Molecule: transfer RNA
Organism: Ignavibacteriaceae bacterium
Order: sequence, then C1' cells, then structure tokens
RNA sequence: UCUACGGAAGCUUAACUGGUCUAAGCAUUCGUCUGAUAAGCGAAAGACAGUUGGUUCGAGUCCAACCCGUAGGACCA
Repeated sequence: UCUACGGAAGCUUAACUGGUCUAAGCAUUCGUCUGAUAAGCGAAAGACAGUUGGUUCGAGUCCAACCCGUAGGACCA
C1' cells in the first nucleotide's frame, strides 16, 4: 500500500438482500419464590447504529471519504 469481512444497549449477537417506534440472551434494578442464597418466574431501565456526507418518500441495510479491528496478499530490506 491492496483485497475481504466486521464496527450497534455494560458484554455477545439476530434482523428473511430499504418499509413506521430495531430484537434476543447474559449483566443491572425492582418484585415473586426460599428459613436464607443460588436457580426459576414476572417487570423495568438502557443503544438512534465507528465518524462525516450522499441517494431515496423512507437507510442498521445502498454509495463515497476517513478512523479502528481481524484475516490474507504485494513491494522493500
């Protein structure tokens, strides 16, 4: 320097190749249960999506530039 993939709640991930307010598990808080703890059960709070623009009636999803990570390759020594 090039190619591919990825970047979203505290953490790990889904979203059927664009369709209103994005979803689940764990964690957190509250309640329930128990003699008590854990587990189980119920509920609540929490992300506007790496950054900036663009396309579109409409973008997590498409396009461009840049940043970061992973894997591979090229060049030089």